Molecule: transfer RNA
Organism: Chloroflexota bacterium
């Protein structure tokens, strides 16, 4: 350089164009002699960035950035 695919809470993943979800962690409560384990519940992501297409966009288009793959 070309072509392909990824970017979403602290991690690690879902997510048909219509309030972003699950798990695991944090936290706060119950239990417990302390812990850990189980129970309950709460906080956290305006989805990499910029524009556009729609009444609406993580999601569909364009550029761009940064990771990964193949090819030269």
């Nucleotide at each position: 350089u070309g072509c392909c695919g990824g970017a979403u809470g602290g991690u690690g993943u879902a997510g048909c164009g219509g309030u972003a979800a699950c798990a695991c962690g944090u936290c706060u409560g119950a239990c417990u002699c302390u812990g850990g384990a189980u129970c309950a519940g709460a906080a956290g992501a305006c989805c990499c960035u910029a524009g556009g297409u729609u009444c609406g966009a993580a999601u569909c288009c364009u550029a761009g950035u940064c990771c990964g793959g193949c090819a030269g």